[in-house]
Molecule: transfer RNA
Organism: Candidatus Omnitrophota bacterium
RNA sequence: GGGCGAUUGGCUCAGUUGGUUAGAGCGCCACACUCACAUUGUGGAGGUCAGGGGUUCAAGUCCUCUAUCGCCCA
Numbered sequence: 001g002g003g004c005g006a007u008u009g010g011c012u013c014a015g016u017u018g019g020u021u022a023g024a025g026c027g028c029c030a031c032a033c034u035c036a037c038a039u040u041g042u043g044g045a046g047g048u049c050a051g052g053g054g055u056u057c058a059a060g061u062c063c064u065c066u067a068u069c070g071c072c073c074a
Base pairs, nucleotide, nucleotide: 001073002072003071004070005069006068007067010026011025012024013023019057028044029043030042031041032040050066051065052064053063054062
C1' cells in the first nucleotide's frame, strides 16, 4: 500500500429485507426479605447505535469519507 471483518448503556452481545418507543444478560441504585451479608423478588437510572456527510416520508440498518481494533496479501 491492497482486501476482508468488527465498532450498539460500565462489560458481553442481539437487533430479521429500512418502518411501532433501540433490547437482553451481567453489573449499578432503591425497596422488600435478613441481626447482618449473600441469594431471591419488585422497581429504577444509564445509549444520541465510533465520528462527519449523503440517499429516503422514514436510517443502528443503504451509500461515501474518516478513526480505532483484528485477520489476510504484498